[in-house]
Model confidence (mean pLDDT): 82 of 100. Predicted 3D model of a 73-nucleotide RNA (transfer RNA) from Candidatus Kapaibacterium sp. It matches the Rfam family "tRNA". The family's RNA type in Rfam is transfer RNA. Gene Ontology term of the family: triplet codon-amino acid adaptor activity.

RNA sequence: GGGCCCAUAGCUCAGUUGGGAGAGCGCUUGAAUGGCAUUCAAGAGGUCAGGAGUUCGAAUCUCCUUGGGUCCA
Numbered sequence: 001g002g003g004c005c006c007a008u009a010g011c012u013c014a015g016u017u018g019g020g021a022g023a024g025c026g027c028u029u030g031a032a033u034g035g036c037a038u039u040c041a042a043g044a045g046g047u048c049a050g051g052a053g054u055u056c057g058a059a060u061c062u063c064c065u066u067g068g069g070u071c072c073a
Stems, first nucleotide, its partner, number of pairs: 001072007010025004019056001027043006049065005
């Protein structure tokens, strides 16, 4: 330098016709217990890496950029 893959909640990750942004763990509050552990209930938490384009509508399609992984030279 070129090819391919990846980037979604604090962490690990789902997200299949392009239309609801989600799960587990963690965190906060409450209940049960004498207390802890634990269980249950409720809740907070998101620039879907960044920008542009296509579309009535984009996490999802296209292009560029950034970062990471891998292969070739």